A computed fold for a 567-nucleotide part of an RNA from an invertebrate metagenome, annotated as large-subunit ribosomal RNA, domain V. The prediction has a mean pLDDT of 80. The full RNA is in RNAcentral, with records from SILVA.
[in-house]
Context: one part of a larger RNA
RNA sequence: CCUGCAGCAGGACGGAAAGACCCCAGGAGCUUUACUACAGCUUGAUAUUGGCGUUGCGUGUGAAAUGCGUAGCAUAGAUGGGAGAUUUUGAAGCAGCCCUUUUGGGGGCUGUGGAGUCGUCAGUGAAAUACCAUCCUUUUUAUAUGCCUCGUCUAACCUGAAUGGGAAAAACAUUUUGGAACAGUAUCUGGUGGGUAGUUUUAGUGGGGCGCUAUCCUCCUAAAAAGUAACGGAGGAGUUCAAAGAUACCCUAGGCGCGGAUGGAAACCGUGCCGAUAGUGUAAUGGCAUAAGGGUGUUUGACUGUGAGGCGUACAUGCCAAACAGACGCGAAAGCGGGACAUAGUGAACCGACAGUCUGCUUUAGAUGCAGCUGGAGAUUAACGGAUAAAAGUUACCCUGGGGAUAACAGGCUGGUACCGCCUAAGAGUUCAUAUCGACGGCGGUGUUCGGCACCUCGAUGUCGGCUCACCUUAUCCUGGGGGUGGAGAAGCUCCCAAGGGUUUGGCUGUUCGCCAAUUAAAAAGGUACGCGAGCUGGGUUCAGACCGUUCAGUUGUUGUCUUUGA
Numbered sequence: 001c002c003u004g005c006a007g008c009a010g011g012a013c014g015g016a017a018a019g020a021c022c023c024c025a026g027g028a029g030c031u032u033u034a035c036u037a038c039a040g041c042u043u044g045a046u047a048u049u050g051g052c053g054u055u056g057c058g059u060g061u062g063a064a065a066u067g068c069g070u071a072g073c074a075u076a077g078a079u080g081g082g083a084g085a086u087u088u089u090g091a092a093g094c095a096g097c098c099c100u101u102u103u104g105g106g107g108g109c110u111g112u113g114g115a116g117u118c119g120u121c122a123g124u125g126a127a128a129u130a131c132c133a134u135c136c137u138u139u140u141u142a143u144a145u146g147c148c149u150c151g152u153c154u155a156a157c158c159u160g161a162a163u164g165g166g167a168a169a170a171a172c173a174u175u176u177u178g179g180a181a182c183a184g185u186a187u188c189u190g191g192u193g194g195g196u197a198g199u200u201u202u203a204g205u206g207g208g209g210c211g212c213u214a215u216c217c218u219c220c221u222a223a224a225a226a227g228u229a230a231c232g233g234a235g236g237a238g239u240u241c242a243a244a245g246a247u248a249c250c251c252u253a254g255g256c257g258c259g260g261a262u263g264g265a266a267a268c269c270g271u272g273c274c275g276a277u278a279g280u281g282u283a284a285u286g287g288c289a290u291a292a293g294g295g296u297g298u299u300u301g302a303c304u305g306u307g308a309g310g311c312g313u314a315c316a317u318g319c320c321a322a323a324c325a326g327a328c329g330c331g332a333a334a335g336c337g338g339g340a341c342a343u344a345g346u347g348a349a350c351c352g353a354c355a356g357u358c359u360g361c362u363u364u365a366g367a368u369g370c371a372g373c374u375g376g377a378g379a380u381u382a383a384c385g386g387a388u389a390a391a392a393g394u395u396a397c398c399c400u401g402g403g404g405a406u407a408a409c410a411g412g413c414u415g416g417u418a419c420c421g422c423c424u425a426a427g428a429g430u431u432c433a434u435a436u437c438g439a440c441g442g443c444g445g446u447g448u449u450c451g452g453c454a455c456c457u458c459g460a461u462g463u464c465g466g467c468u469c470a471c472c473u474u475a476u477c478c479u480g481g482g483g484g485u486g487g488a489g490a491a492g493c494u495c496c497c498a499a500g501g502g503u504u505u506g507g508c509u510g511u512u513c514g515c516c517a518a519u520u521a522a523a524a525a526g527g528u529a530c531g532c533g534a535g536c537u538g539g540g541u542u543c544a545g546a547c548c549g550u551u552c553a554g555u556u557g558u559u560g561u562c563u564u565u566g567a
Base pairs, nucleotide, nucleotide: 022403023402024401025400026399027398028395029394030393031392034199035198036197037196038195040192041191042190044188045187046186047185048184050153051152052151053150056147057146058145059144060143061142062141063140064139065138067136077135078134079133080132081131084118085117086116093112094111095110096109097108098107099106100105157179158178160176161175162174163173164172202214203213204212211231215237216236217235218234219233220232238384239281240340241339245299246298247297248296249295250294251293254274255273256272257271258270259269260268279288280287282345284343285342286341303326304325305324306323309320310319311318315385328337329336330335351378354375355374356373357372359371360370361369410457411455412453413452414451416450418446419445420444421443422442423441427437428436464539465537466536467535469531470528471527472526473525474524477502478501479500480497481496482495483494484493485492504518505517506516507515508514
């Protein structure tokens, strides 16, 4: 040196298990004031379901009554006809009884009585309950019918018993008790309804969550055509205006200086200078004096039907637009006018409703209905190219498919932060910047903290601390050698060289750390996958079980107060 065997466990990102953490997609369990259903419970109607009485309410018919502004014989409901009506088939008047009533009267019945009473005329908006007809308001009565309340009956229906039946049960039959048209059941219907079920619960994102954002307008980024990203930097919109639109004519702001009663920083007047700094409904940008800015007059073109040609563009949207026809406005006319200085002020289809309409279908005697076409309206469909008419959570009980496309450990890159130096030197140090310390600033180094990035690893790189065993670095804690000193000596402070060796034991805590106690020459700082779990441990972290406790939620009790009710 090679090999075998026996050993040790540092490595082969060792073996084992398509990572359980994290994310993405899918699933499942559970919850609930997520959505939608269903069971269950419940309401009403109808049927099964019948008789009689009663209370109240409504409707129809018949009869009878009823109606008071003022004026006026007086209690005039409305309209129409109308010159007579009624009376020995018993009028006025009188007596009694009943009904009504605003106490003034009205109506009916009986008796007596024995021939009249009322209308047409005056007053009233309207003329007689003189008479007839049709009605209105309110009321009474009769009858029919419907509903409601209560009672009662028995024959449906329900229920118990006895007997028969039968080996025994059950069915069934007969008799009978109780209840009773209720209950029960069926159909339809309103409510309630995690009891059960099916589902939903967006995306972007320097991992995910939390936050924020999602459509439109303006500017920068944007690299002098157009366009151009980021959770880049700044702001706005989800309208407004009947004039702030159209047209004809006219006008020019704003600031500063000086002067001028009240009068001031600022009102109005005069004058000079600058020249758009003003103004534009609303953000910003680009415009604007021929004004697009400011006034006055007249008006509705903030029109209908078309639209050459272009811009922009994946599509769908979007934008500009001469010209023609019709009917208009302003202007003497030429002309201008299809909203506003321009760019935001928004929403596809489907759906139903509305308005119009040549048309089609159905039904036809016709109306209606349905469909089509035209028009405008109904969306914070704002996750704004809008999945549905309709939708939240939770999982540590979890599962599957994937991802190192994406987090937690470790490594890597970086070095903001951290640590360690250097430069300058205001100052402290009695004086004196530099014995020692050093502000405000400047420049580095290391890779050790907290971070950033997300590059290997998610078909697995086991994670804190302890134990054991260590190897290395030096920015040296001790021991060694030096310089300076604000070094008398001793003890120190600071700097330089130096890594040979060394660098404690206990109490508390899972602790690393830290505090405390006692020692020591000293009780140094770091690296090694925060060294080391195919070496150990398993106290911590980080699955599943359970206990305790609280918010919330549920149930029950006690006491107080208030309210209602009873004594």